This is a predicted structure of an 86-nucleotide RNA (c-di-GMP-I riboswitch aptamer) from a Bacillota bacterium. The prediction has a mean pLDDT of 82. The source organism's lineage runs through Bacteria, Bacillati and Bacillota.
RNA sequence: CCAUGUAAAAGGCAAAGCAUAUGAAAGUAUGUGACGCAAAGCUAUAGGGCCUAAAGAUGAUGAAUCUAUGGCAGCCAGUUGCCGGC
Numbered sequence: 001c002c003a004u005g006u007a008a009a010a011g012g013c014a015a016a017g018c019a020u021a022u023g024a025a026a027g028u029a030u031g032u033g034a035c036g037c038a039a040a041g042c043u044a045u046a047g048g049g050c051c052u053a054a055a056g057a058u059g060a061u062g063a064a065u066c067u068a069u070g071g072c073a074g075c076c077a078g079u080u081g082c083c084g085g086c
Base pairs, nucleotide, nucleotide: 005083012037013036017032018031019030020029021028022027035074041079042078043077047076048075049072050071051070056066057065058064
């Protein structure tokens, strides 16, 4: 330096739920709380996938369907990084 993640050390993040706020919704933010995570760091027009459907379109102007310019990185992925017993 590279690979690797299984020992240790220093640490880090924070699921669900609950409360408040926000949003049409998906969701997001803050607080609390820890299910877990070797990237549960960052990236949403580099790529795939997934969620929602206000507005718009279709529709006995009903039900419903289509659609992202709205979202999800703790789905895969791209990219950067801590440690160093074996």